[in-house]
Context: one part of a larger RNA
RNA sequence: GAACGAACGCUGGCGGCACGCCUAACACAUGCAAGUCGGACGAAGCAACUAACUUCGGUUGGUUGACUGAGUGGCGGACGGGUGAGUAACACGUGGGAACCUGCCCAAUAGUGAGGGACAACCAUUGGAAACGAUGGCUAAUACCUCAUACGCCCUACGGGGGAAAGAUUUAUCGCUAUUGGAUGGGCCCGCGUCGGAUUAGGUAGUUGGUAGGGUAAUGGCCUACCAAGCCUAUGAUCCGUAGCUGGUCUGAGAGGAUGAUCAGCCACACUGGGACUGAGACACGGCCCAGACUCCUACGGGAGGCAGCAGUGGGGAAUAUUGGACAAUGGGGGAAACCCUGAUCCAGCGAUGCCGCGUGAGUGACGAAGGCCUUAGGGUUGUAAAACUCUUUCACUCGUGAAGAUAAUGACUGUAGCGAGGAAAGAAGCCCCGGCUAACUCCGUGCCAGCAGCCGCGGUAAGACGGAGGGGGCUAGCGUUGUUC
Numbered sequence: 001g002a003a004c005g006a007a008c009g010c011u012g013g014c015g016g017c018a019c020g021c022c023u024a025a026c027a028c029a030u031g032c033a034a035g036u037c038g039g040a041c042g043a044a045g046c047a048a049c050u051a052a053c054u055u056c057g058g059u060u061g062g063u064u065g066a067c068u069g070a071g072u073g074g075c076g077g078a079c080g081g082g083u084g085a086g087u088a089a090c091a092c093g094u095g096g097g098a099a100c101c102u103g104c105c106c107a108a109u110a111g112u113g114a115g116g117g118a119c120a121a122c123c124a125u126u127g128g129a130a131a132c133g134a135u136g137g138c139u140a141a142u143a144c145c146u147c148a149u150a151c152g153c154c155c156u157a158c159g160g161g162g163g164a165a166a167g168a169u170u171u172a173u174c175g176c177u178a179u180u181g182g183a184u185g186g187g188c189c190c191g192c193g194u195c196g197g198a199u200u201a202g203g204u205a206g207u208u209g210g211u212a213g214g215g216u217a218a219u220g221g222c223c224u225a226c227c228a229a230g231c232c233u234a235u236g237a238u239c240c241g242u243a244g245c246u247g248g249u250c251u252g253a254g255a256g257g258a259u260g261a262u263c264a265g266c267c268a269c270a271c272u273g274g275g276a277c278u279g280a281g282a283c284a285c286g287g288c289c290c291a292g293a294c295u296c297c298u299a300c301g302g303g304a305g306g307c308a309g310c311a312g313u314g315g316g317g318a319a320u321a322u323u324g325g326a327c328a329a330u331g332g333g334g335g336a337a338a339c340c341c342u343g344a345u346c347c348a349g350c351g352a353u354g355c356c357g358c359g360u361g362a363g364u365g366a367c368g369a370a371g372g373c374c375u376u377a378g379g380g381u382u383g384u385a386a387a388a389c390u391c392u393u394u395c396a397c398u399c400g401u402g403a404a405g406a407u408a409a410u411g412a413c414u415g416u417a418g419c420g421a422g423g424a425a426a427g428a429a430g431c432c433c434c435g436g437c438u439a440a441c442u443c444c445g446u447g448c449c450a451g452c453a454g455c456c457g458c459g460g461u462a463a464g465a466c467g468g469a470g471g472g473g474g475c476u477a478g479c480g481u482u483g484u485u486c
Base pairs, nucleotide, nucleotide: 001486002485003484004483006482007481008480009479010478013358014357015356016355017354018353019351020350021316026314027313028312030311031310032309035075036074037073040072041071044068045067046065047064048063049062050061051060052059053058082269083268084267092193093192094191095190096189097188100186101185105182106181107180108179109178110177111176112175113147114146115145116144122137123136124135125134126133127132153162154161155160167174168173195241196240197239202232203231204230207229208228209227210226211225212224213223214222244266245265246264247263248259249258250257251256271292272291273290274289275288294305295304296303297302322348324347325346326345330344331342332341333340334339361391362390363389364388371382372381373380374379395427397422398421399420400419401418405413430475431474432473433472434471435456436455437454441470442469443468444467445466451458452457
């Protein structure tokens, strides 16, 4: 000098664009953050229409539904959002590889035949304070099962063997099954790169390799049995400490050094530890089970919970925001669609936290007012500065008008941006410094005191270094200080 997710002190007019718990991966009240489909299904309720009966109150049946909330079923809850605890590792980056999977999507080929038995809901009985159940009975389906069929598919000792489907309806679509290919996404392996410590020198028995088997979507000690005795290591193994990695960011002429907030890619985690289930995909943040700590409810028998989602609270801290609006846009999930959901997102609020832009007026104006300060008492300086006169109205303010973002409709933002008119210099300047480094000097006070200080150093009676004042210098809605990096 530059930089910052900064903080602190003094000060503070406006706008745009960004950014905003770096500390306790500490604990969390409350609300919201993942639903959707009636064009898969049965039943119930409601409403409308309608038929029969009627004691004129209604009852029963049928049909219909942009209706309602449960239940079965489908798809989605593996995305999106958060955090960086762990991890020195094929985690990441880069370049390769072969033994794999891939819902929805695209292309192609072939098919979609015949049957069956249940379980919720519901009803009845019943347990429990609750959470939640138990028993019996009825019922539908794109839920479940069987049979048939099989070009291609799978297994094969090449003789053969095995395996599928689901319908809905407005009759044109949406589906369903099998197979092949693609696309996308993912799993696995390898070369190279990737912090410090030798005051860590040896480490390792599933360890290293082989055979056989198991397991997986798939290779493999991934696992098991047997056999061999290997394998890594001063080119630093092992151990210890620290740390998410990268694109990037900061600095620097570069080489390099430091760093990894925001944005983007990857990884890991979801109260702590472990486990699997379902599924195309999880060992699953707002799913399940077990154990533990903590909190809450309890009728003491037993139960409920997990903000490192968005807000918000306590706590910690030098320090970091609203318990806001909208799905209008972009995108996501479901749906044939209408549409529903979406604290993703888009916006608004708060904060000079940063960057950028603008303003706080402009011109004329004295051998130069007053006041202040200094003075050799003559004067000098503040100083064209003010006043005064003339002018302008950016921004702000008031009134009016009023977009784009939206394709036919739909605008949270928002009566926003902008535009027009109006009035009056009117509402808007501070901070640090002035001994040298280093731009900027005098007076008074103080008297090694009070104090200053980045280094050198100032202060003990004329201090340009302390405190005040006048004057000056620098930067400016900021200026200084502290911290950190180059």